Small-subunit ribosomal RNA, central domain from an uncultured prokaryote, 373 nucleotides, folded computationally.

Context: one part of a larger RNA
C1' cells in the first nucleotide's frame, strides 16, 4: 500500500464531550484547481550539473542518456512450422497550449426538507443537597417465667441457674427500604427504588413562529466511570475476606456449624479496571406484516373511564423477503446502501519482558522477541 473481516470462530475503545482531519441538503451565478476532450511537443530509471520553489518531503526545467529484440497487425524468406527479415501499430506516461463545465472544489447570493431556538403541554428509581418515616436485626434497662437455647445429614464448638431462649414495655444505634413492582420507567455508559422540600440535566408530544446547513464522525485531548483496593478523619446494627474453634474426611489450609477483624456506611482525595455484554461503535436513508406494553396527540361514535380507529416516540415477543457456517438476526437488522472512527491477521510464549507514561501503593496503559507446535 492492498485484500478479507469484527453477535458466538482472532477482532467494536466501558461511555460521553470535543480539536485537527475526513465526509456533507437544495438552488443561482462566477471561476476552472480536480475531472473530461482535442492538438502539439518530448520520450524509462538511477546518477551528474544548473536554475527556481519549499520548513522539509518533493516538484519543474536544461544537457547527455533513451538501445535493439520481444508482444499485436500487415507482408516476405527457409517445402510447412518454430525461426528469420521488412513495414506499421502500440508503449495507455510527462510537459506546454487551447477548449468543455455535468460532477467535486473555491467565491458570492438565495432556500427550508437536515440541525437548532422560542411558545404550550407531559412522563420518569435521571443527578446533587438537606430533612424525615415505619418494619426488622442487634445491644442495653425493666417486668413475667424456668431449664434449656442454638445449630446440623447427625453432631459438637458456642450461649444459659451470675436466670439464657421465649414473651411484654422502654431506650440506643447503624444499615437497607417489604408490598406497590411490571421482558415497567429514567440515564451516554457505569448505574438509579420509602417519603418530603429545594437546586438541576435530558427526553417526548402538539401547533405555529424564527435562525438558515449552523450538520455527521472524530486520531490526539479531556471528562464520567460497578465492585474490590488505597490515604486522612468519622461511623460500625447486620453481613463478612483474613483468622480461631467445632464437625466432615484417608487428609480437609474447603464445602456445613459457632464466633469474628478489615471491609461494607459517611466526608474529602486517589485508583481507572470488569462476562464495563445486546459479547453487536456512532450517524443517516430504504425494505411485508401480527399481536403486547409505556409516554403524548388527533378522530368518530358511544357512553362512561374503557373500548374502536389513527399518528409520533420508546420498550419486548413472533415473523416475510433477505442475510448467516450454523445457531439465529429480521423497521430496535446480523437485510440493502452511504459517511467517519476503533479493532483483527495461526496456537503457545504473553496481555508477559524491556523501555516509557500514570499511580501513595496495589497496579494500570502502551507493548515485543527468542524459542516451540
Nucleotide at each position: 500500500c492492498u485484500g478479507g473481516g469484527c453477535g458466538u470462530a482472532a477482532a467494536g475503545c466501558g461511555c460521553g464531550c470535543g480539536u485537527a482531519g475526513g465526509c456533507g441538503g437544495c438552488u443561482u451565478u462566477g471561476u476552472a484547481a480536480g475531472u473530461c476532450g482535442g492538438a502539439u511537443g518530448u520520450g524509462a530509471a538511477a546518477g551528474c550539473c544548473c536554475c527556481u520553489g519549499u520548513a522539509a518531503g518533493u516538484c519543474g526545467g536544461g544537457u547527455g542518456u533513451g538501445a535493439a529484440a520481444g508482444c499485436c497487425c500487415c507482408g516476405g524468406g527457409c517445402u510447412c512450422a518454430a525461426c528469420c527479415c521488412g513495414g506499421g501499430a502500440a508503449u495507455u506516461g510527462c510537459a506546454u497550449c487551447c477548449g468543455a463545465u455535468a460532477c467535486u472544489g473555491c467565491a458570492a447570493g438565495a432556500c427550508u426538507a437536515g440541525a437548532g431556538u422560542a411558545u404550550g403541554g407531559u412522563a420518569g428509581a435521571g443527578g446533587a443537597a438537606a430533612g424525615c418515616g415505619g418494619a426488622a436485626u442487634u445491644c442495653c434497662c425493666g417486668g413475667u417465667g424456668u431449664a434449656g437455647c442454638g445449630g446440623u445429614g447427625a453432631a459438637a464448638u458456642g450461649c444459659g441457674u451470675a436466670g439464657a431462649u421465649a414473651u411484654c414495655g422502654g431506650g440506643a444505634g447503624g444499615a437497607a427500604c417489604a408490598c406497590c413492582a411490571g421482558u415497567g420507567g429514567c440515564g451516554a455508559a457505569g448505574g438509579c427504588g420509602a417519603c418530603u422540600u429545594c437546586c438541576u440535566g435530558c427526553g417526548c408530544c402538539a401547533a405555529u413562529a424564527c435562525u438558515g446547513a449552523c450538520g455527521c464522525u472524530g486520531a490526539g485531548g479531556u471528562g464520567c466511570g460497578a465492585a474490590a483496593g488505597c490515604g486522612u478523619g468519622g461511623g460500625g446494627a447486620g453481613c463478612a475476606a483474613a483468622c480461631a474453634g467445632g464437625a466432615u474426611u484417608a487428609g480437609a489450609u474447603a464445602c456445613c456449624c459457632u464466633g469474628g477483624u478489615a471491609g461494607u456506611c459517611c466526608a474529602c482525595g486517589c485508583c481507572g479496571u470488569a462476562a464495563a455484554c445486546g459479547a453487536u461503535g456512532a450517524g443517516a436513508a430504504c425494505u411485508a406484516g401480527a399481536g403486547g406494553u409505556c409516554g403524548g396527540g388527533g378522530g368518530a361514535a358511544g357512553u362512561u373511564u374503557g373500548c374502536c380507529u389513527u399518528u409520533c416516540g420508546g420498550u419486548g415477543u413472533c415473523g416475510c423477503a433477505g442475510c448467516u457456517a450454523a445457531c439465529g438476526c429480521g423497521u430496535u437488522a446480523a437485510g440493502u446502501u452511504c459517511u467517519c472512527c476503533g479493532c483483527c491477521u495461526g496456537g503457545g510464549g504473553a496481555g508477559u519482558a524491556c523501555g516509557c507514561c500514570g499511580g501513595c501503593a496495589a497496579c494500570g496503559g502502551u507493548a515485543a522477541a527468542a524459542c516451540u507446535c